[in-house]
RNA sequence: AUGAACGCACGAGGAGAGUCGGGGGAAUGUGCCCUGCGCCGAAGGAGCAAUGGAGUAUUCCAGAAUCUCUCAGGUACAAAGGACUCGUGAAGGA
Numbered sequence: 001a002u003g004a005a006c007g008c009a010c011g012a013g014g015a016g017a018g019u020c021g022g023g024g025g026a027a028u029g030u031g032c033c034c035u036g037c038g039c040c041g042a043a044g045g046a047g048c049a050a051u052g053g054a055g056u057a058u059u060c061c062a063g064a065a066u067c068u069c070u071c072a073g074g075u076a077c078a079a080a081g082g083a084c085u086c087g088u089g090a091a092g093g094a
Base pairs, nucleotide, nucleotide: 008089009088010087011086012085013084018037020036021035022034023033024032038075039074040073044071045069046068047067051062052061053060054059
C1' cells in the first nucleotide's frame, strides 16, 4: 500500500567572518597571485553526555547534534560552495 524511512536527480530559498599589513601584477586601474596575522562554521572531518554491554580495573567497546574543535574549507562585490527547508520526478517497499 490512495505507498513510510534512507538515499538519488532537478528547481527554489539559504547564514557567518578583514577588500587588515607587506610584496607582485595591472596602469585610469581596483575583483588576480604570494605571504603574515586576525576572524567564521552550515561542505567534509574530529571529539564528547545520558545510557547500554563486557568486566570488576579511576578499565574497554558502542553512543547525537545546528554542541565543541577548527585539520580542511571559508573570510569586500560577483561567481562557486553551503548544513538545512520546501517542491517535483524516478526508484524503494515499512

This is a predicted structure of a 94-nucleotide RNA (Glycine riboswitch aptamer) from a Paenibacillaceae bacterium. Model confidence (mean pLDDT): 78 of 100.